RNAcentral holds the sequence, with entries from ENA.
This is a predicted structure of a 73-nucleotide RNA (transfer RNA) from a Thermoplasmatales archaeon.
Its mean pLDDT, the model's own confidence on a scale to 100, is 86.

[in-house]
RNA sequence: GGGGGCAUGGUGUAACCCGGCAUCAUUGUGGGCUCCAGACCCGCCGAUCUGGGUUCAAAUCCCAGUGCCCCCA
Numbered sequence: 001g002g003g004g005g006c007a008u009g010g011u012g013u014a015a016c017c018c019g020g021c022a023u024c025a026u027u028g029u030g031g032g033c034u035c036c037a038g039a040c041c042c043g044c045c046g047a048u049c050u051g052g053g054u055u056c057a058a059a060u061c062c063c064a065g066u067g068c069c070c071c072c073a
Base pairs, nucleotide, nucleotide: 001072002071003070004069005068006067007066010026011025012024020056028044029043030042031041032040049065050064051063052062053061
């Protein structure tokens, strides 16, 4: 220098191909249960790497950039 893959709550992930209120678990937090705690049960908070484009509507499609990984030279 060229090519490819990945990026979603604090953590791990589903949804992406085929555009339509972003899923589940865990952590945290409130409550229940308990003499207390743990376990268990119920509720709540919290995320689409950045910028732009297309569209009524973008995590998803297009362009550029950033970071990590792999291959070629």
Notes:
The source organism's lineage runs through Archaea, Methanobacteriati, Thermoplasmatota, Thermoplasmata and Thermoplasmatales. It matches the Rfam family "tRNA". Rfam links the family to the GO term triplet codon-amino acid adaptor activity. Rfam classes the family as a transfer RNA.